Large-subunit ribosomal RNA, domain II from Candidatus Iainarchaeum sp., 715 nucleotides, folded computationally. Model confidence (mean pLDDT): 80 of 100. The organism belongs to Candidatus Iainarchaeum, within Archaea.
[in-house]
Context: one part of a larger RNA
Parts: sequence; C1' cells; structure tokens
RNA sequence: GCGAGGGAGUUAGUAUAUGUGGCAAGACAAGGUGACUUAAAUCACUGUGUCGUAGGGAAACCAAUUUGUCGCAAGAUUCUGAGGACAGAGGUGUUAACUGUGCCUUUAGUCACAUAAACUAGACCCGAAACCAGGUGAUAAACUCCUGAGCAAGGUGAAACCAACCAACUGGUUGGUGGAGGCCUGAAGCGAUACUAGUCUAACUGUUCGUAUGACUUGGGAGUAGGACUGAUAAGGUAAUCUAACCUGGUGAUAGCGGGCUCCUAUCGAAAUAACUCUAAGGUUAGCCUGAGUGGAGAUAAAUAAUGGGGUAGAGAUACUGAUUAGGAAGUACUGGGGAGAAAUUCUCACCUUUCUUGUCAAACUCCGAAUCUAUUAUUAUCUUAGAAGCUUAGAGUAGGGGAUGGGGGGUAAGCCUCUAUUCCAAAAGGGAAAAAACCCAAACUACGAUUAAGGUCCUUAAAUACAGAUUAAGUGUAAAUGCGAAAGGAGUAGUUCUCCUAAGACAAUUGGGAGGUAGGCUUAGAAGCAGCCAUCCUUUAAAGAGUGCGUUAUAGCUCACCAAUCUAGGUGAAUUGCCCUGAAAAUUAACGGGGCUAAAUCUGUUACCGAUAUCGUGGAGCACGAGCCAUCGUGAUCUGGUAGAUAGGUGUUUUGAUAGAGCAGAAGGUAGGCGGUAACGUCUGCUGGAUCUGUCAAAGAUAUGGAUCCUCGC
Repeated sequence: GCGAGGGAGUUAGUAUAUGUGGCAAGACAAGGUGACUUAAAUCACUGUGUCGUAGGGAAACCAAUUUGUCGCAAGAUUCUGAGGACAGAGGUGUUAACUGUGCCUUUAGUCACAUAAACUAGACCCGAAACCAGGUGAUAAACUCCUGAGCAAGGUGAAACCAACCAACUGGUUGGUGGAGGCCUGAAGCGAUACUAGUCUAACUGUUCGUAUGACUUGGGAGUAGGACUGAUAAGGUAAUCUAACCUGGUGAUAGCGGGCUCCUAUCGAAAUAACUCUAAGGUUAGCCUGAGUGGAGAUAAAUAAUGGGGUAGAGAUACUGAUUAGGAAGUACUGGGGAGAAAUUCUCACCUUUCUUGUCAAACUCCGAAUCUAUUAUUAUCUUAGAAGCUUAGAGUAGGGGAUGGGGGGUAAGCCUCUAUUCCAAAAGGGAAAAAACCCAAACUACGAUUAAGGUCCUUAAAUACAGAUUAAGUGUAAAUGCGAAAGGAGUAGUUCUCCUAAGACAAUUGGGAGGUAGGCUUAGAAGCAGCCAUCCUUUAAAGAGUGCGUUAUAGCUCACCAAUCUAGGUGAAUUGCCCUGAAAAUUAACGGGGCUAAAUCUGUUACCGAUAUCGUGGAGCACGAGCCAUCGUGAUCUGGUAGAUAGGUGUUUUGAUAGAGCAGAAGGUAGGCGGUAACGUCUGCUGGAUCUGUCAAAGAUAUGGAUCCUCGC
C1' cells in the first nucleotide's frame, strides 16, 4: 500500500414540548396480598403518596364563583356567536389612601406509550502533557566500602650518599653512586579531536588524535532510590526511559484544542454582526434560518405627485470664524530706523488702525446650495380569505469572513489596516475574459428542438479574409478593468477656426545695393553700429538701424534688418482636435494565448452570422393549491441551484411474534449479465454452491463505513 472483518448520539433518572390513547374535577401508581398458571403474562384487592381543582404576600394573614362590546369559524339569514380581541369588575401585595401599579381570576387535568432537544451521569468515538497512592528496580551507567588483578620497551636523571679538591664555614666545586616525578616517548589498556564506508550503529568501522605509575585501569562481592539517591554541576546518571524512573491502580482523569462520525429522496435555507464575559480558538442573550400552532385583514423591497426634514457635492469671500498675494488712500497715540536742527520740534520709512482695488483657501467657515436620501399622505403596482400583518411555541447553526463599486479615516505605499451603503463569492453550476472564488452575461427539476446575451466571425476555433468613410507606418496596435505609462518636448502626419501678405507679383531662392553728417555724446589706455551709460536725430534715397549676430587691442572684414531686379502662385503666423514619435533601464528571443497581421490595427456608421443550463416550444417528474366518487382531474406569468442547519417521507439489515409460502427436480452465499425504480434499492437468467430461506403486517435493535498517522489478521 491493497483486501477482509471490527469501528463512533447509547442507557438510566429528572423536568419540558408535541403526537396518539384511557379516564376526567379528577387522574394514577410503585410496593404488597390473593386468584389462575409449569412459568411469564393477565385479573382482583389494598390507597401511604404525587399532580390537578385558588391565588396574592417575605410573613402574619386575607382570599376571586363576575359583566358588557366587537367578532373569525360554524349555524342561521343580518341575528346568534365556541375559541379570540377589547373594556369593565373582582382577589391579594404595596400604602395613611389610591384615581396608581405588580401578580392572579370568566375551569382541564392526569396516566401510559412514542418522538425531540435540555440537564445529571464517561454521555458520539479516539487523543494528552500531567496529578495522587501503593509497589518494583543500583546484573547497565553514578558514588562509596571490602577483596583481588594489571600497566611491553625506552628516555630524563630530584633528594640523599661516597670520593677528590678548595677550605675550616651550618660552606663550596668537580666526579661518581642513586633512581624521584598527578615528568617525557610509546605498546597493552582506557578514552574519543578531526575526517570517514549510501546506513553498515537504536551511537559503530578505518585512519588520525589524547592518556598510558596515576585524582590510573579493571574482575568479584556489598551499600545508597523516586521530591528520593548519586554527582571533581553536565540539571549529568538512577536498566535503549529523567527539570522528578518504571509498574499497577484512582481512570473511560480533564481537554473551550486536533482528527474521525456509516443509506436515499423531497421542502425551506443562514451567519461570519451587537451587548456582556480573566473574554478574545469559548460561551450567554439579541439578530438572521427552520417546523408546528394561533390569528383574521391587511402588507410591501417599486414608481409618480404633494407637503415636510437635511446642510453634503459644488460654490462663495464687506455673510461670520480663521488663513492669505500685491498695491492705493486716509489716520496716526505708542514703538523702532533714517534725515534736518543746539534744542523744542519737524520731515520721512516701517509697524498699526480704517477703508478701496486685486489675487488665493478650510473636516472641525457658510450669505448660499443641488443630485441622491428620508417621513407622512394620495394614486398606481405587487402580495393577500387558496389566509396578510401580528403573536405563541419547539429545533438550530452562526458570532475567523472575503471581493467589487461609490463615500470616508490611517499609512510613502501595499494582494495594507479600519468604517460605511449596495452587491457578489462564501453556499452558484453554465457562457465570455488564453488559464481564473467574487469582472461581464446569466440563477442549472428532466428530455428533445429552436432563438438570443456577454463576447466574437484570417488559422488554431463555431461564425464576415463583410460593406462605406477616415486615421496610423510606430509591428504603434491586435489587452474593457484587474494586468500603468507621467511631467516635458516634436517643421511626424491628418483635420478645424482665425489673422495677415498676394498678378499694383506674395513666401522661398538667386543677383545687386545696404549710403552720408559720424569714429553721435559720455566713459575709457582704446570704445569707430556691435564692453558700459545717455540720447536715438537729420540728409541723400528704390532702400539702408546712431544698428541683428560673428569678428578686431581698437580699426578692418563678414552678415542681418531694409530696397530693387529675376522668377512665379499661393504663402506667413496663431489657436485647437485626432493618431503617431521621444521621454521609456534587468537579466531566455520570452510574449497580442500562439501562428501571424499594414489590417486580421484605431475611429465612425451599416447589415448578416456564430454563441449559454438565459428565453421560447413540446413531452415528463416533483411540489404548492383547488375539486373529488380518494381511481384521479385541473391551475401554477408570479414554484423546482444550495454549505451550516431545521423539517418530511422512504430503502436496506438482524432477531421475535402473527400469517402466507419457497427449497436436494437445488436454499443461503458467490460470480457474470438483463430489466424496473428519481434514488436508497428491487427483480430475472446462466454458472458455481450443497441446506436452508423468503413475502406481508407488527414489535424490538450492539442496524448501514472510505477515510479517524483508526484496531486485528492476511498478502
């Protein structure tokens, strides 16, 4: 891993609700006794007790026996009216007292069975780390004690001693002898620094390395233990187990946490929010979902209008508060700067105040002020006696949310954080966007046929190499968005509008002229059109600046403005709108989905076609409702997606009872096919098998498996 078998809401009690049944102002045991009987069951008797028949009050204590109106169903025929609603009345508590107020009163309970969820119990199953008690361990590893054993070989050469010499000192020197040491090298032994065999090891192999007379190694025997021992302390070791061993028990500890939880179909269908919480991974209540009952006439997501509400977007600035540009005028007490003056004083500037003009702002500004929104009313629309709103009751789940669009807050920003309205995903399939939770189209009961939506129609790939008119030359583009491309530039190109010039010849080009007073004055070393300052005239002219740029030390020189001629028909400038280009940098050629495309790109218009579970048609199923002779028939534009979850109806399995049956002329089981049913599943045939099995109606249950690192066995 595979196969088979096993494997998870059970049982008891308590209180509650619903359904069915018995009896009923009452209902009823358990237990006991007796009858019958093999026994069980059944029947009879017994009546302590429980619930109910009255409530209110802490208690003392007091204590309801009741009326009217409306009105559904129903009956009748416009009245009655079960339940129901409203009002009144009553009991009691509160109080000095209620006119007030709380609870209660116009009668239904009780017992049994079944179902549901709750609580107490192991309480759907599996899962801790832990805690406590009593025991078992020192044959391994720790330390200690007793008794034994072991350490090749070599090196070094302490003290001490001896001799000689110097000396005569508690001395020194030299040479020998000697054999010390947690000394050195290095086997055995002990250890384990580094590398290492593809796992050999649940700690080892080889090489290398440390130590190897010592605080050394080691055999045997004994001792110390679980909050305890031992420890040259590493919280190390205490039998592959240690920041508290192991075994058994308490024990099915507890787990707001993790995993798992077994047949079918039908109806409806959520929430990821609020408040509180030693609360934030959980709960309680509310909200949202579901079933049942009650109720008896209105309800509502829509549209329009009228009457109200509002102070946002925008806008505004002698309409306030606050911010704010530039300037003018008037006034000047104080303050500061400057000038004049001996000073008094005066002039001027700044500041300040008022005012005028001008320019700009605000979430916590508003003289103003929408669109939306919202309340009420009316009309329409939709739903509703085939039963609306409301109410009662039972069962939940949820309380990690997320995306888009609009409006905000925080943040440089984020597939960021946090509010808000709507919507979608969650719990929604189908078609489109290459691929895709939430973007576009569109809500899937079933079968068949047709038409469209979004989006598309060269090939991939169903459908136009469609039509008309423009643009682009950049492969720009061929991307709705997610998944950008800016400021700034462009005599790229195409439109639109306007100004001016132009056959008395424009614009461009070519040829020629472009002068004189004068080198204007000043400044300057110089300043002659051309460093700078001031002025910027006159004359001759077709025209020519006291000079547009280059240039010179200064001149010179070149050139321009301006004029004429030649030539010839449109030209100069400004604004604006498209497309395009530059701006534009990342690691594969590396992305329009690809091929490829000059349209198969972009803009405008037109007609066809393709394209979905959408829409339409036909048949069928279910569901809801109506009718019914309970066979069935009719209606459904407004019913049929669905996670958590609620509800309803079925299928299968084992046993028992009743009843009806099958089987050696072949039961159950197995296997391979066929048929029926929406499905769980049922049934038939062949082969196998070789003795039991089944239908119907009931009752009961250790009743359905793919998962749980599930358990056991097999392979």